Predicted 3D model of an 82-nucleotide RNA (transfer RNA) from Mesorhizobium xinjiangense.

[in-house]
RNA sequence: GCGGACGUGGCGGAACUGGUAGACGCAAGGGACUUAAAAUCCCUCGGCUUCGGCCUUCCGGGUUCGAGUCCCGGCGUCCGCA
Numbered sequence: 001g002c003g004g005a006c007g008u009g010g011c012g013g014a015a016c017u018g019g020u021a022g023a024c025g026c027a028a029g030g031g032a033c034u035u036a037a038a039a040u041c042c043c044u045c046g047g048c049u050u051c052g053g054c055c056u057u058c059c060g061g062g063u064u065c066g067a068g069u070c071c072c073g074g075c076g077u078c079c080g081c082a
């Protein structure tokens, strides 16, 4: 340099043929149990907010009534070729 795959919460990782973004697990916070702890069980868990809402799938555009998903450009990681 050329080609390919991938990029989603703090982390891993789903999301079907474009139709509620974040299932499930880990971590974290709160509670129950315990003399105390571990284990177990229950609840919460993206960001901002004037609490009415607004934003959020690497970044920027496009298509569409509607995009994590399709198209274009960029960035990054990995693999292959040279």
Stems, first nucleotide, its partner, number of pairs: 001081007010026003019065001028044005046055003058074005
The sequence was found in a public genome assembly.
The source organism's lineage runs through Bacteria, Pseudomonadati, Alphaproteobacteria, Phyllobacteriaceae and Mesorhizobium.
It matches the Rfam family "tRNA". By type it is a transfer RNA.